[in-house]
Molecule: SAM riboswitch aptamer (S box leader)
Organism: Chloroflexota bacterium
RNA sequence: CUCUUAUCCAGAGAGGCGGAGGGUCCGGCCCGAUGAAGCCUCGGCAACCUGAUAAAAUUAAGGUGCCAAUUCCGGCAGAGACAUUCUGGAAGAUGAGAG
Numbered sequence: 001c002u003c004u005u006a007u008c009c010a011g012a013g014a015g016g017c018g019g020a021g022g023g024u025c026c027g028g029c030c031c032g033a034u035g036a037a038g039c040c041u042c043g044g045c046a047a048c049c050u051g052a053u054a055a056a057a058u059u060a061a062g063g064u065g066c067c068a069a070u071u072c073c074g075g076c077a078g079a080g081a082c083a084u085u086c087u088g089g090a091a092g093a094u095g096a097g098a099g
Stems, first nucleotide, its partner, number of pairs: 001099008013042005021031003025075004043067003048063003051059003071091001076088004
């Protein structure tokens, strides 16, 4: 990087360095000098894989992941009360497995 598969309306932030961006892309709408990204420390959430407990279930030690807003909303298709809604998909993210 590609493929398969599961999940994505829940949950969880402080400090230090840094110094203008960030929310994938486009449009919108937001966040940001009362300090963005990134890095570090400590903390937390969760329960995908491993582990533990006989199983169920629980746990949270190990491997990831995550800690503004539903994956922030829409983009494509269908339905509909036809500006407002709903369903599915695409894309993306993460885990597990395969090449």